Predicted 3D model of a 98-nucleotide RNA (TPP riboswitch aptamer (THI element)) from an Alphaproteobacteria bacterium. Rfam family: TPP riboswitch aptamer (THI element). Rfam describes the family as follows. Vitamin B(1) in its active form thiamin pyrophosphate (TPP) is an essential coenzyme that is synthesised by coupling of pyrimidine and thiazole moieties in bacteria. The previously detected thiamin-regulatory element, thi box was extended, resulting in a new, highly conserved RNA secondary structure, the THI element, which is widely distributed in eubacteria and also occurs in some archaea. Analysis of operon structures identified a large number of new candidate thiamin-regulated genes, mostly transporters, in various prokaryotic organisms. The THI element is a riboswitch that directly binds to TPP to regulate gene expression through a variety of mechanisms in archaea, bacteria and eukaryotes. through a variety of mechanisms in archaea, bacteria and eukaryotes. Tandem TPP riboswitches have been reported where both TPP riboswitches respond independently to TPP. The structure of TPP riboswitch has been reported for Escherichia coli and Arabidopsis thaliana.
RNA sequence: CGCAUUCCGUUGGGGUGCCGUUCAGGCUGAGAGACGCAAGUCGACCCAUCGAACCUGAUCCGGGUCGUGCCGGCGUAGGGAACGGAAUCUGCGCAAGA
Numbered sequence: 001c002g003c004a005u006u007c008c009g010u011u012g013g014g015g016u017g018c019c020g021u022u023c024a025g026g027c028u029g030a031g032a033g034a035c036g037c038a039a040g041u042c043g044a045c046c047c048a049u050c051g052a053a054c055c056u057g058a059u060c061c062g063g064g065u066c067g068u069g070c071c072g073g074c075g076u077a078g079g080g081a082a083c084g085g086a087a088u089c090u091g092c093g094c095a096a097g098a
Stems, first nucleotide, its partner, number of pairs: 001093003005087006011048004017027003033042003054079003060073004
């Protein structure tokens, strides 16, 4: 000095289910919220190519549950949203000096 790594800023992407006496509430989860006839908007949360955030496959397959992507498979599958700055000397490489 460069790369990697971490953090910050702005911008962008995404999902919002199941059960219930449908009241209060319950289950899993980071997140199942509020407003709206709806499309959507806002907030929180997560993720942004090192990309399992999220979607397709899927009215899928096996297990489990009152029930549900609840768990596992599928999945080395196919898609999927970025730029800038700073820090560090932990790691790697290059150069110079001793």
The sequence was found by an Rfam model in a public genome assembly.